[in-house]
RNA sequence: UUAAUUGAGUGCCAACCUUGGUGCGAACCAAGCGACGGAAAGCCACGGGUCUUAUAGAAGAUAGCCGGGUUGCAUUU
Numbered sequence: 001u002u003a004a005u006u007g008a009g010u011g012c013c014a015a016c017c018u019u020g021g022u023g024c025g026a027a028c029c030a031a032g033c034g035a036c037g038g039a040a041a042g043c044c045a046c047g048g049g050u051c052u053u054a055u056a057g058a059a060g061a062u063a064g065c066c067g068g069g070u071u072g073c074a075u076u077u
Base pairs, nucleotide, nucleotide: 003077004076006074007073012038013037017032018031019030020029021028022027036064042070043069044068046067047066048065049062050061051060052059053058
């Protein structure tokens, strides 16, 4: 360095709720609270699913629905 394997701390993320803001909406952003959970709950809407909508043969949301891609930490081989 590559591949595989196993894994998660005095480290990391943060559901719900509250306030403010953005959006028609799904939902998102910030702060507070908090610990439902996560081993990629880091990133990417490529496939499927779910959800939303004013122009529905369209446009969006969800990476904390699953698969896939990609990057990273530790152990062991």
A computed fold for a 77-nucleotide RNA from Methylophaga nitratireducenticrescens, annotated as c-di-GMP-I riboswitch aptamer. The RNAcentral record of the sequence draws on Ribocentre. It matches the Rfam family "c-di-GMP-I riboswitch aptamer". Gene Ontology term of the family: cyclic-di-GMP binding. The coordinates come from a structure-prediction model, not an experiment, and the mean pLDDT is 83.